[in-house]
RNA sequence: UUCUUCGGGGUUGGGUGAGAUUCCCUACUGGCGGUACAGUCCGCGACCCAUGGAGGCAGAGGUUUUCGGCGAAGGUCCGUAAGCUGCUGCGGCAUGGCUGACUCGGUGAAAGUCCGGGACCAACAGUAAAGUCUGGAUGAAAGAAGAA
Repeated sequence: UUCUUCGGGGUUGGGUGAGAUUCCCUACUGGCGGUACAGUCCGCGACCCAUGGAGGCAGAGGUUUUCGGCGAAGGUCCGUAAGCUGCUGCGGCAUGGCUGACUCGGUGAAAGUCCGGGACCAACAGUAAAGUCUGGAUGAAAGAAGAA
RNA backbone atom coordinates (compact mmCIF):
# COMPACT_ATOMS: atom_id res chain seq x y z
C1' U A 1 0.00 0.00 0.00
C1' U A 2 -3.90 -3.51 -1.39
C1' C A 3 -7.47 -7.13 0.01
C1' U A 4 -10.59 -10.13 3.46
C1' U A 5 -13.30 -10.90 7.96
C1' C A 6 -15.26 -8.82 12.34
C1' G A 7 -17.08 -4.41 14.38
C1' G A 8 -23.75 -1.92 20.21
C1' G A 9 -26.34 -3.67 24.54
C1' G A 10 -31.05 -3.23 27.14
C1' U A 11 -38.51 -2.66 29.57
C1' U A 12 -38.78 -7.61 34.17
C1' G A 13 -43.02 -6.99 37.46
C1' G A 14 -46.80 -3.58 38.57
C1' G A 15 -50.06 1.33 38.46
C1' U A 16 -53.24 4.95 35.65
C1' G A 17 -55.75 5.10 31.03
C1' A A 18 -60.11 3.96 25.53
C1' G A 19 -55.06 3.86 24.10
C1' A A 20 -48.42 3.99 26.94
C1' U A 21 -42.54 -1.82 26.46
C1' U A 22 -43.29 6.09 25.53
C1' C A 23 -46.35 8.70 31.62
C1' C A 24 -45.52 6.89 37.21
C1' C A 25 -42.98 3.04 40.58
C1' U A 26 -39.63 -0.81 39.68
C1' A A 27 -36.23 -3.43 36.22
C1' C A 28 -32.35 -3.53 32.60
C1' U A 29 -28.03 -1.78 29.10
C1' G A 30 -23.06 0.51 28.42
C1' G A 31 -19.27 1.32 20.93
C1' C A 32 -13.69 2.43 19.86
C1' G A 33 -8.44 4.30 21.20
C1' G A 34 -5.55 6.26 25.52
C1' U A 35 -4.51 5.98 30.72
C1' A A 36 -3.91 1.62 37.08
C1' C A 37 -9.01 -2.11 34.45
C1' A A 38 -13.58 4.06 32.66
C1' G A 39 -21.17 4.86 29.84
C1' U A 40 -19.65 10.08 33.41
C1' C A 41 -11.44 11.83 32.54
C1' C A 42 -8.77 12.98 27.49
C1' G A 43 -9.70 11.92 22.43
C1' C A 44 -12.62 9.35 18.38
C1' G A 45 -17.07 7.38 15.93
C1' A A 46 -22.49 7.23 14.80
C1' C A 47 -27.19 11.02 14.01
C1' C A 48 -28.08 16.04 12.49
C1' C A 49 -26.51 20.97 10.23
C1' A A 50 -23.41 24.17 7.11
C1' U A 51 -19.74 25.06 3.44
C1' G A 52 -16.53 23.50 -0.57
C1' G A 53 -13.97 22.25 -5.30
C1' A A 54 -12.72 18.41 -9.26
C1' G A 55 -14.94 14.03 -10.65
C1' G A 56 -19.65 10.15 -10.62
C1' C A 57 -25.05 8.98 -11.56
C1' A A 58 -29.95 10.82 -12.93
C1' G A 59 -33.31 14.69 -14.87
C1' A A 60 -35.21 18.62 -17.74
C1' G A 61 -32.92 22.36 -20.77
C1' G A 62 -29.51 25.78 -23.90
C1' U A 63 -26.12 25.62 -27.94
C1' U A 64 -22.94 23.70 -32.08
C1' U A 65 -22.19 19.99 -35.55
C1' U A 66 -23.11 14.96 -38.32
C1' C A 67 -26.42 11.93 -40.84
C1' G A 68 -31.38 10.92 -42.28
C1' G A 69 -36.68 12.32 -43.15
C1' C A 70 -40.37 15.80 -45.09
C1' G A 71 -40.51 19.74 -48.85
C1' A A 72 -40.02 22.27 -55.61
C1' A A 73 -37.41 25.58 -52.54
C1' G A 74 -36.57 28.56 -48.35
C1' G A 75 -36.71 25.81 -43.92
C1' U A 76 -38.02 29.45 -36.11
C1' C A 77 -40.07 21.61 -39.07
C1' C A 78 -39.28 16.14 -37.36
C1' G A 79 -35.88 12.32 -36.03
C1' U A 80 -30.68 10.62 -35.06
C1' A A 81 -25.72 10.56 -33.10
C1' A A 82 -21.69 13.31 -31.06
C1' G A 83 -19.43 17.61 -28.66
C1' C A 84 -19.71 21.93 -25.44
C1' U A 85 -22.29 24.41 -21.46
C1' G A 86 -24.76 26.00 -17.08
C1' C A 87 -28.91 24.46 -13.65
C1' U A 88 -31.54 20.97 -10.29
C1' G A 89 -31.56 16.43 -7.56
C1' C A 90 -29.08 12.04 -5.61
C1' G A 91 -24.92 9.63 -3.78
C1' G A 92 -19.98 10.03 -2.21
C1' C A 93 -15.61 12.78 -0.40
C1' A A 94 -13.23 16.80 2.41
C1' U A 95 -13.46 20.62 6.10
C1' G A 96 -16.01 22.90 10.00
C1' G A 97 -20.04 22.97 13.50
C1' C A 98 -23.28 20.36 16.79
C1' U A 99 -22.91 16.25 20.22
C1' G A 100 -24.83 13.66 27.40
C1' A A 101 -23.57 12.44 32.38
C1' C A 102 -19.80 11.98 39.29
C1' U A 103 -19.14 12.35 43.59
C1' C A 104 -17.82 10.46 48.73
C1' G A 105 -14.95 6.77 51.52
C1' G A 106 -11.07 2.77 51.16
C1' U A 107 -6.50 0.33 49.12
C1' G A 108 -2.14 1.75 46.55
C1' A A 109 3.89 4.56 44.40
C1' A A 110 0.05 5.63 40.99
C1' A A 111 -7.14 4.85 40.25
C1' G A 112 -12.53 10.81 38.53
C1' U A 113 -10.66 3.67 35.83
C1' C A 114 -10.09 -1.08 41.17
C1' C A 115 -13.31 -2.17 45.94
C1' G A 116 -17.61 -0.16 48.82
C1' G A 117 -21.70 3.69 49.17
C1' G A 118 -24.82 7.08 46.89
C1' A A 119 -25.89 9.75 42.15
C1' C A 120 -26.26 10.87 36.99
C1' C A 121 -26.48 10.33 31.35
C1' A A 122 -28.02 8.39 26.63
C1' A A 123 -29.12 11.48 18.46
C1' C A 124 -33.06 11.75 14.78
C1' A A 125 -38.12 10.14 12.66
C1' G A 126 -42.79 7.49 14.11
C1' U A 127 -46.30 6.58 17.99
C1' A A 128 -50.00 8.48 24.40
C1' A A 129 -44.28 12.03 25.52
C1' A A 130 -39.18 6.11 24.13
C1' G A 131 -31.40 5.04 26.26
C1' U A 132 -34.49 -0.27 25.94
C1' C A 133 -40.32 -0.72 20.63
C1' U A 134 -40.53 0.26 15.13
C1' G A 135 -37.64 2.82 11.17
C1' G A 136 -33.39 5.06 8.12
C1' A A 137 -29.90 0.47 9.06
C1' U A 138 -28.84 -6.57 5.41
C1' G A 139 -26.42 1.02 6.16
C1' A A 140 -22.17 3.82 7.93
C1' A A 141 -18.11 4.01 11.25
C1' A A 142 -14.20 4.83 15.37
C1' G A 143 -11.36 0.71 15.27
C1' A A 144 -9.80 -4.80 15.87
C1' A A 145 -7.79 -9.16 13.65
C1' G A 146 -5.75 -11.68 9.50
C1' A A 147 -3.55 -12.29 4.50
C1' A A 148 -0.44 -10.62 0.39
Predicted 3D model of a 148-nucleotide RNA (FMN riboswitch aptamer (RFN element)) from uncultured Acetatifactor sp. The RNAcentral record of the sequence draws on MGnify.